[in-house]
This record gives sequence, C1' cells and structure tokens, in this order.
RNA sequence: GGAGUCGGCCAGGCAGCCGCUGUUCCGGCCUUGUGUCGGGAGGGAGGAAAGUCCGGGCUCCGCAGGACAGGACGCCAGGUAAUCCCUGGGAGGCGCGAGCCUACGGAAAGUGCCACAGAAAAUAUACCGCCAACGGGCUUUACGGCCCCAAGGUAAGGGUGAAAUGGUGCGGUAAGAGCGCACCGCGCUUCCGGCAACGGAAGUGGCAGGGUAAACCCCGUCCGGAGCAAGACCAAAUAGGGGGGCAGCGAGCCUUGUCUCGCACGUGUGGUCCGCACGGCUCCCGGGUAGGUCGCACGAGGCGUGCCGUGAGGCGCGUCCCAGAUGAAUGGCUGUCCAAGACAGAACCCGGCUUAUCGGCUGACUCCUCCU
RNA sequence: GCGCCCGUAGCUCAGUUGGAUAGAGUGUCGCCCUCCGAAGGCGAAGGUCGUACGUUCGAAUCGUAUCGGGCGCG
Repeated sequence: GGAGUCGGCCAGGCAGCCGCUGUUCCGGCCUUGUGUCGGGAGGGAGGAAAGUCCGGGCUCCGCAGGACAGGACGCCAGGUAAUCCCUGGGAGGCGCGAGCCUACGGAAAGUGCCACAGAAAAUAUACCGCCAACGGGCUUUACGGCCCCAAGGUAAGGGUGAAAUGGUGCGGUAAGAGCGCACCGCGCUUCCGGCAACGGAAGUGGCAGGGUAAACCCCGUCCGGAGCAAGACCAAAUAGGGGGGCAGCGAGCCUUGUCUCGCACGUGUGGUCCGCACGGCUCCCGGGUAGGUCGCACGAGGCGUGCCGUGAGGCGCGUCCCAGAUGAAUGGCUGUCCAAGACAGAACCCGGCUUAUCGGCUGACUCCUCCU
Repeated sequence: GCGCCCGUAGCUCAGUUGGAUAGAGUGUCGCCCUCCGAAGGCGAAGGUCGUACGUUCGAAUCGUAUCGGGCGCG
C1' cells in the first nucleotide's frame, strides 16, 4: 500500500422567524372549573418506532392438579423474569487465515414412499459376464488333456440409477466372496480426561439389515384462555326498572289495579266558547349509554464506576428524570457550512429475532506485496 | 389488537397424499371456409407457478423468511 474478518458508535450541524403538543410557574377574567386568555421556563420519535415472528410484565376470566387432544422446541453446559434469544464448549462443513455456517434426538418400535431406468429399490435378487471343482461324454496304460451346462456356483468386472448391502491391498479359490489377514471406517466392552456433549487409549466383533422423520410417527422438554377496544372509576339527557309521597267526585269488576268509564283538572290548537288531540305530579335509589378520568410513562430504566465471572451476565455505590397523544403533536420557511443527508415515524410496556437502511467515525485481528 | 385465506399463460381457473412434457376455457396470431365479415374447422405461440434460501435423487406441491392482496372477530 492492497484485500478481508469481527465488534462498537453517529444518523446532517449552526443561526433567525413562524407554528403544534404535554409539563410547570406567574398574571388577568368569571361561569370558581381538571375553566379560559396572555406571558415565561423547560421536554418532545427510532436503531429499527416496522413485521407481529418468539418470550415476559400488567389486567380480567379463573384456580390451571391429572389425563387426552393440539402446538412449539430438540448436541452439552450456563445466563435470564422468560425465550425459538444470548454466551461458552462439542461434532460436522467452508475458508490459506482472522473467522463463518448448521431444522445437530431417534431409520435396530412400527407404518408409508423411493417416478423412469434396472435382475433387484429392501422378507431381496441375477441381465451381460466369470467358473467347470461336482456331474456327463471322448481320449490316455496311467498322470493328464479336451468337450458339454438343462439344473448349479459366484457377486470380483460390466451395465442401470440420485442411491445397489463397508473401502483399499495381499492371500486364497474352479471362479469368487470378511472366506482369512493388515490398515481405514463401524459396533460393543473396559480404562483415562471432562459437570456434560464428547475426546483419547486398549481390547474385542467379520460387519449387524440403503435413503427419507422440513412423510406419518416414537422419545424427551415446555405451553390454562384472552388481550389496554385488557380492565377500574365518575356519570348527563331520553326511555325502561325499584321504592316513597301527593292527587277532585262518582261508578264498574269471578280481575281491587292508578285497570276501565263519566264528569272535573292541566297542556296544545283558538280572539272566546264548544269541539278535537294529548296527559297523573313530584322525590329518592339502582343498572347502563353518550361523555369524562385513570390504566399511561420511575422502568427487568439511562450514564459513570468498583468487585466477581473466559463470556452472556451478576452484585454494590454514585448520579440523572428522558415523548405520552386520542382525529391523534414532534413541523414549515430563510440563510449558512460540508461529507450533501438513507430506511423510515411512537399509541400499554419491556427483552429478543427478522427485515429495510445514503454515508461516516472508531477498536481488535488475518492474508498478500513492497521498503528499511 | 387477535386470527385466517389467497398469489399458476393477457384474463378466469384446474393441478398442492412430491415424480420431470404444468393443463383447460377464453383471448392473441396464422391457415381454411365466404364476394366480405361473423360463426365454424385446423394449427401455433404464450409460464422465473409472487420473491429468496433450504429439505429431498427430484419442489407449483414440504419448511423458513419476505412481498402483495383479501376476509373475519373484538
């Protein structure tokens, strides 16, 4: 100098003017209220606020003990409120390396599937080939030689396929074959190291039967349901519900009730009367609607620091208060600077994951080249 | 907030217990028929199966993530 790996941080700055929305202080007004008006101070989106994919807090239903169903997860240990998250380790794979990736339990519990091709796709089997020991025939005095393969032996070689019943080599054989042996792989046993996953060593077994569980399934662990429109409180008008009081006279009833009828009374229409239409009055209680308040911003909180731990993290001390709306604020204009500004915006809260994202700063490390 | 479904040819849909040429109707194009057109007959073209990654010998179909659309409940 170039190429790369892992982690952390920032997310246009400054100034002026005009706004928006919470908090708080001061003053004015009258309707004295969680009111309104004016002024001051101070706060006002994110690393993902997103997707809603996991986990938890909180609230209600309820008391969740067991079983079944269903779902999720799946090497080991730890962290945590909890997790499908994170940390450390193991195994396998990729990379020269720093490092990175992994849905990583079980195929010998059972069932299913494996198109086409191929003999055969899983209780096995034999297309081409190889073989002639055995058997038959010919020949030879004999040893031996030659010929035949319906049935047979074989699974080395060829062929099919994504996949063919451990691999390589030597021996062996009629030809072959874990048939025998050595090494590798695999299973089992013992010992050693490790909490464990697992690793190492020794011995032993000729090998034990393909793949697929992101097919059904089996094993193990976990999961009660719903969600802030959860839920709690205050509570208008109107119409229902319950109760009390008051209300003129008379009549009716298998109904004794403000149930019916008549007159009277009130309201409306109307200049007035008749007529017509409508009608008990009042008070209290309760549920509930509109509406309002809370939930709702002090929290598994941020920053700094000490100790413990390889680490995730834990314990302690100090310090800070940092959006809270409900048609829903966080904006607009101008000037200026340079690196020319991406993805995108809260709505109960928090821990994760995933996805989107212009550009810049910074720490540790790896490889290559050159110079000294 | 909670839950569910869909995406296949220009359009409307099959195919989704994995099996290799992804099919049908309609539309488009060409030829025939007709004086010409329609109808009719024959033939052809047209597909990243929304996208990406994975599982598998093999993926439209299975899994995960993501994009778009629609529906239901409170």